[in-house]
């Protein structure tokens, strides 16, 4: 450099739940907070779910795929 495995230690994220703030809603964004999580980093392209004010309409990347960049450690 690449593959492939892991989480021991460094460092990442951060579910329900609570608070306030936006949204018609799905749901989101600030505090808390700690159930998981080796991509739980990012894209709605495919599937699926979900909402509405049915549209060239919207939400979910922590629901499977796929692209894409990547930190640590063993092999």
């Nucleotide at each position: 450099a690449c593959c492939u495995c892991a989480u021991a230690a460094g460092g990442g994220u951060a579910a329900a739940g609570u608070a306030c703030g936006g949204a018609a809603a799905a749901c989101c964004g600030u505090a808390u907070g700690a159930c998981a999580c080796a991509a739980a980093g990012c894209c709605a392209c495919c599937u699926u779910u979900c909402c509405g004010a049915u549209c060239u309409g919207g939400a979910a990347a922590g629901a499977g795929g796929g692209g894409u960049u990547g930190c640590u450690g063993a092999g």

Record summary:
Model confidence (mean pLDDT): 80 of 100. This is a predicted structure of a 75-nucleotide RNA (c-di-GMP-I riboswitch aptamer) from a Nitrospirota bacterium. The organism belongs to Nitrospirota, within Bacteria. It was read from a public genome assembly, where an Rfam model found it.